[in-house]
RNA sequence: AGUAGAGGCGCGAUAUUCAAAAGUAGUAUGACGGAUGUAUAUGGAUACAUAGGAUGGAGUGUGAAAGGGGAUAUCGCCGAAGGAGGCAAUGGUCCAUACAGUUGCAGCCUGGUUAUGCAGUUAAUAGCUGUAUGACUGUCAUCAUUAGAUGGAGAGCUACU
Repeated sequence: AGUAGAGGCGCGAUAUUCAAAAGUAGUAUGACGGAUGUAUAUGGAUACAUAGGAUGGAGUGUGAAAGGGGAUAUCGCCGAAGGAGGCAAUGGUCCAUACAGUUGCAGCCUGGUUAUGCAGUUAAUAGCUGUAUGACUGUCAUCAUUAGAUGGAGAGCUACU
C1' cells in the first nucleotide's frame, strides 16, 4: 500500500401498512357587527377586494396533508453515519432588513448503545439535536497478575499478501 473482517437493541436508504397529527388547517353557510383587508414578518410602494357590506365572528355542515413515530420486507454498509455553527447562492409582486426551506464550500466534533437533568425543535410527555453526569460494551496502550485499574481515539483495531 492492497484485500478481507469485528463491535450490536450497530448505521443509513427505499417500499408497504398502522396509529397519531385531528375533527386540526382549509372550505360552505353564518346570528351578530360596521371599515378595513390580501400578497411570509416589519416599514414604504404597487396591484386587487370592499356599505351591492371589509376585518372579526358564536353556531351548523364538510373535512385533509407534510415532517416526525411503530411494524414488516428489501437494499447498501462498519466514518457505517450523524451533528452544531460559519460563508455563498436561491427563495416568496418591488425596495430595505429579517426568516422558513433547498443546494454548495471550507474546516471542526462524535468508537457504539443507553439513562437522567437542563436547553432547543416539534401537535406531542413520542422522536431528534446540544450539553453535563453516569451505566453497559468493543478496541488499542500502560500497569497489575486474582478479579481488574488508568488513559487514548475510528485517518483507529484485527488477519492475510
Molecule: Lysine riboswitch aptamer
Organism: uncultured Coprococcus sp.